Predicted 3D model of a 518-nucleotide part of an RNA (large-subunit ribosomal RNA, domain I) from a Synergistaceae bacterium. The full RNA is in RNAcentral, with records from ENA. The prediction has a mean pLDDT of 82.
[in-house]
Context: one part of a larger RNA
RNA sequence: AGUGCACGGUGAAUGCCUUGGCACUAGGAGCCGACGAAGGACGCGACGAACAGCGAAAUGCUGCGGGGAGUUGUAAGUAAACUAAGAUCCGCAGGUAUCCGAAUGAGGAAACUCACUAGUUUGAAGAACUAGUAUCCUUUAGUGAAUACAUAGCUAAAGAGAAGGAAGACCCAGCGAACCGAAACAUCCAAGUAGCUGGAGGAAAAGAAAGCAAUUAGCGAUUCCCAAAGUAGAGGCGAUCGAACAGGGAACAGCCCGUUACCAUAGGAGUUACAAAAUUAGUUGAUAGUUGAAUUGUAUUGGGAAAGCAAACGAAACAAGGUGAAAGUCCUGUAAGCGAAAUCAACUAAUCUCCGGUAACAAUGAGUAGGGCGGGGCACGUGUAAUCCUGUCUGAAUAUGCGAGGACCAUCUCGUAAGGCUAAAUACUACCUAGUGACCGAUAGUGAACCAGUACCGUGAGGGAAAGGUGAAAAGAACCCCUGGCGGGGAGUGAAAAGAUCCUGAAACCGUGUACUU
Numbered sequence: 001a002g003u004g005c006a007c008g009g010u011g012a013a014u015g016c017c018u019u020g021g022c023a024c025u026a027g028g029a030g031c032c033g034a035c036g037a038a039g040g041a042c043g044c045g046a047c048g049a050a051c052a053g054c055g056a057a058a059u060g061c062u063g064c065g066g067g068g069a070g071u072u073g074u075a076a077g078u079a080a081a082c083u084a085a086g087a088u089c090c091g092c093a094g095g096u097a098u099c100c101g102a103a104u105g106a107g108g109a110a111a112c113u114c115a116c117u118a119g120u121u122u123g124a125a126g127a128a129c130u131a132g133u134a135u136c137c138u139u140u141a142g143u144g145a146a147u148a149c150a151u152a153g154c155u156a157a158a159g160a161g162a163a164g165g166a167a168g169a170c171c172c173a174g175c176g177a178a179c180c181g182a183a184a185c186a187u188c189c190a191a192g193u194a195g196c197u198g199g200a201g202g203a204a205a206a207g208a209a210a211g212c213a214a215u216u217a218g219c220g221a222u223u224c225c226c227a228a229a230g231u232a233g234a235g236g237c238g239a240u241c242g243a244a245c246a247g248g249g250a251a252c253a254g255c256c257c258g259u260u261a262c263c264a265u266a267g268g269a270g271u272u273a274c275a276a277a278a279u280u281a282g283u284u285g286a287u288a289g290u291u292g293a294a295u296u297g298u299a300u301u302g303g304g305a306a307a308g309c310a311a312a313c314g315a316a317a318c319a320a321g322g323u324g325a326a327a328g329u330c331c332u333g334u335a336a337g338c339g340a341a342a343u344c345a346a347c348u349a350a351u352c353u354c355c356g357g358u359a360a361c362a363a364u365g366a367g368u369a370g371g372g373c374g375g376g377g378c379a380c381g382u383g384u385a386a387u388c389c390u391g392u393c394u395g396a397a398u399a400u401g402c403g404a405g406g407a408c409c410a411u412c413u414c415g416u417a418a419g420g421c422u423a424a425a426u427a428c429u430a431c432c433u434a435g436u437g438a439c440c441g442a443u444a445g446u447g448a449a450c451c452a453g454u455a456c457c458g459u460g461a462g463g464g465a466a467a468g469g470u471g472a473a474a475a476g477a478a479c480c481c482c483u484g485g486c487g488g489g490g491a492g493u494g495a496a497a498a499g500a501u502c503c504u505g506a507a508a509c510c511g512u513g514u515a516c517u518u
Base pairs, nucleotide, nucleotide: 001517002516003515004514005513006512007511008510009509015503016469017468020440021439022437023436024435025434026433027432028431029429030428031165032164039100040099041098042055043054044053046078047077050074051073052059061094062093063092064091065090066089070082071081072080105114106113107112115133116132117131118130119129120128121127135162136161137159138158139157140156141155142154143153170201171199172198173197174196175195181188185236211219212218223250224249225248226247233241234240254421255420256419257365260359261358262357263356278351279350280349281348282347283346284345285344286343287342289338290337291336295311296310297309298308300307312329313328314318320332321331322330370394371393372392373391374390375389376388380406401416402415403414404413405412456463457462476502479490480489481488482487
C1' cells in the first nucleotide's frame, strides 16, 4: 500500500409525515375612490427587533346581539391589571382614522417644506389649534370689451359631477407588428394574433327583418351549443384558409321616438291599468350561534389502548379530524332540528310614482340609397363578385315607390333602409363559503409549506434563491468531575437520548483495530 472482516466519523439519500400548493365542482359576489381609494411611510404595547392588529380616541372607543370562564395576539418570561355588575372572544352597526399617494392651497428629490382666509386659545403680538382654499364640466347669479343692443371674457356660489385604482380574467372599439410557414422569397401565411390606446359592465356585444328561403312549399329578433363539414368554395389553385342554409337543442319578449290625419288641449290637472325606482309590512335566505344518540370490564401486550379478549348499546348520526398505536358509543363534530337586537339580498302584498288619446282614408327618417375612382371587410387574394363600410367626385325615387333573392335583365317571391331601447340562454374568476381528486408530498407541488417576491444581484427596467420533522408530554438534562471554552465522563428524565447541528440515517469520502498478501 492493497484485500477481507469488525467498529466508527462525515454526509445527506431513502422511508414515513404535512401546516402548503395544483386542478376542479356547487352556491354567493362581481367593484373601490374627492364622505380621499388601491398601495405605502411613520407611529401605537410595562419590556429590544419583527410579523399580525390598530391610528395621536393608536394591541384599541361606543351601541346592540351571541357566548359563559377565564383573559392581556404570534410568544416563552417577569411585572401590573381586567373578569358572574359577564371580561377575553364572535357577529352587526357606528366613532376615531397621523403623513404620503388621483392628492386637490403653493411647491417638492413621495411620506417633506412654505402659505393665505375665517374662527378659537392669549391683555396684545408671536405661536399653536380647527375649518376652508387645485383643475375641468354643468347649473345659477353678478359683472362686462373691441361694438349700440349684445356676445366673448372675468368673478362668485352650488353639485356623493369627473379624475385614480384593480383580476396579467372576461367584453367592445381605435391603432397594429415580426419571428415563423411557404422546405429560398415578393402575393400569401403567421394574424387582425402579440403589443399600445380608449371605454364599459357584472356580464359585454348583438337584437325585433329594406331577413332567410323557394322542391310543392314555407320560416319568423338576437345569442350560444350540436351538426351540416374540413363540405361548398377561396388559394404564387402553392403553403394554407374555410363558410352558410336546412335540421336538433339551450333560452325566449318585445317595444319606443319621429312623421301623417283626426280628437282634446294656454301652462297643465285628474283617473285607470302595469312596472325595473321609493316606502312600509310579511316570508325566505346571508352575516354570530345552539340542541345533538350510544361502553364497560380486563390477573393480555405495552411507556401509553383506540389493539387483543369478553360482554353490551346507538344509528335520520359507521363523513372527517383529534386524543400517548388502530375509537360509531372519549373530545370536536356528523344526521336531524332550532335561532337574530342590527345590516344586507330575493320574493310577495299594499302604498307611491311615471306616460295625452285614437286611427291607418293619410303619412312613414336625403347630401341618404345608388354610381365613378381608391381602399377595407365579408371563408371569398378583382375575380362573373353580389351583399357591407367609406377617403374622393357625384347623386335619385317617394308605397302606382324602394331594396334584396351572389354580375346583369325580366317574371315571381320576400322585405320596408337612411332614428333608438331591450331580460334570458353565452364568456370570465381577483374575492367569500362548502366540498371533490386513479393530483404533488419538501430537488415534488406555487418562485414562496419556513417572517418570500424576502435575502442577495443589477444605475435601472429587471432577475431572484436556499431553508420543513426532538418527544406523547420539555419531562430541554438538577448535582459532581476534567476543561479557558467547546466538548466529554458520571448522575438524572424518558418507552427510547430521540439531546436541541435533535425521526429514519443509504452511498460517495475519511479513519481505527485485526487477518492475509506484497